[in-house]
Predicted 3D model of a 268-nucleotide RNA (Bacterial large signal recognition particle RNA) from a Solirubrobacteraceae bacterium. The sequence is in RNAcentral, with records from ENA. Its Rfam family is "Bacterial large signal recognition particle RNA". The family's RNA type in Rfam is non-coding RNA gene. A source record names the gene ffs.

This record gives sequence, C1' cells and structure tokens, in this order.
RNA sequence: CCGUGCUAGGCGGGGAGUUAGCGGCGCCCUGAAUCCGCAAUCCGCUCUAGCGGGGCUGAAUUCCCCCUCGAGGGGCGCAGGCCUUGGGCCCGCGCCUCGUCAGGCGGCGUUGAUGGCUCGGUCCCGUGGCGAUGGAGACCCGUGAACCAGGUCAGGUCCGGAAGGAAGCAGCCUUAAGCGGUCAUCUCCAGGCGCAGCGGGAGCACCGGACCGGAGCUUUCAAACGGUGGCCGCAACCCCGGGUACGACUUCGACGGAGGGUGCACGA
Repeated sequence: CCGUGCUAGGCGGGGAGUUAGCGGCGCCCUGAAUCCGCAAUCCGCUCUAGCGGGGCUGAAUUCCCCCUCGAGGGGCGCAGGCCUUGGGCCCGCGCCUCGUCAGGCGGCGUUGAUGGCUCGGUCCCGUGGCGAUGGAGACCCGUGAACCAGGUCAGGUCCGGAAGGAAGCAGCCUUAAGCGGUCAUCUCCAGGCGCAGCGGGAGCACCGGACCGGAGCUUUCAAACGGUGGCCGCAACCCCGGGUACGACUUCGACGGAGGGUGCACGA
C1' cells in the first nucleotide's frame, strides 16, 4: 500500500413556541435520510444523548472538527424609508380684493351733455264718481185663510099661495198677512277691494316736461404688471403622536463548497 472481518459512528437538519432547562410528537423552512410502540388538558429525561425494541451501513464521496456561502425564521418601530391624525410655519402657487393700462375701446350728445331753476309723477292723507265684492230689500215664481178676505156658491136653511128672492156652510178659483226659492234687473248699506278725478301734504332719491346754459356724460373691459390684505385653500418645510417588517441592525441557521482529523484484528 492492498484484501478480509469487526467496532466507534451514521441512517436527516434547522426555526419559533412550550419548558426551570434539554429532547420529542404537533406547526413552519430546507432536504430526500429505515421499521415498531409512547407523546400537547402531553411523553421521556436532568446537563446535554428523547425513551424501549429491531434492521441496514460502516473507517471514508458517507463519521467528526473548522472555515465559507446562505434559503428561511425570530427580535427590533431605530431622529432611516413609507403611510397617517393633529399642529406649526411661510408668501412659492391658486382664488378673492385694490390700482395701473385708461385723456383708451364702445355708446349717447350742438336734432343740445353734465349742471342750474321750475313744474309734475312715483310716496302719504282726505274726498266724491264708476266698478267689483258682501249684506238687506224690491221685482218674479211657488205656497198660503174651517170661521172673524173676495168671486162662484152643490146640498141644506129662511121668506112667499105661487112666480121668484135672501142669507150662506163644504168644494173650486184669486188673493192679504206669513213661509220658501231665485239666473238676471233695480234700490239702499258696508269697507284693509280696484280704476281714473279733485284737494291738501312730504320732498332725500328716481323718472318726465319747459326754460337757462354751452360740451361733456357713461356701461364694460380679457390679458399683463404692481400693491395691501384675506383664505379651516394647495404645495414645500418642521414638530408631537400613531401605524407599517420596506431597508438597516441583531440573532439562529438548512442545503452546498473548500480544508483538516480519525480506530481494532488477521492475512499477504
């Protein structure tokens, strides 16, 4: 150095949680890595090996140590990032406001502007006229009298020798008083109705006419510029606070990569 047979060891690992602490079943990540029994109101342990019973592999690509890479998980709200309640600040933006532009544009104006003066109207009070409205009355229609309204008066009654008269109830008709109704018409009354008229008053403003006088009067105006302010306005910035695992920081860390280390016996 090689061969054979054994043994140590290996046959997954990790994270969080639970626990006085450790490991496990369970959850999650990674990976491919054996079987049976126990086990989350837990199972087995006491310093680092889950416990008990089998099987396979076996001193090296496979075991152990160290370095490196780094999936993934945990912690952490840090003057970081992001989002946000509330507040502050400012004149950068927007809006509002004032002015310039403007002796301007436009319109009216010698067929007479502003203005002056005067007379009226709009305003208030009173008054009569007309109308409307409301009420009442008249007219009209209907009804309406046992007897104390009228006309006609059956029957019956009275007068008469008779002829004929008289009074007169019921009924019918027409009416008085009364009752009811009504489109229109007429009369009277009323006033927080309306229209024009008359008289008086008020008198700033507005409108209109005459006269004087002789050249102005006036609506609107983007944009741009400037000014002083305002805004529960917007943006930027700042502060207290809240949230977010995005980054940073920290912690554990699989798989992978590189290096080093490590038995026993026999034989040649």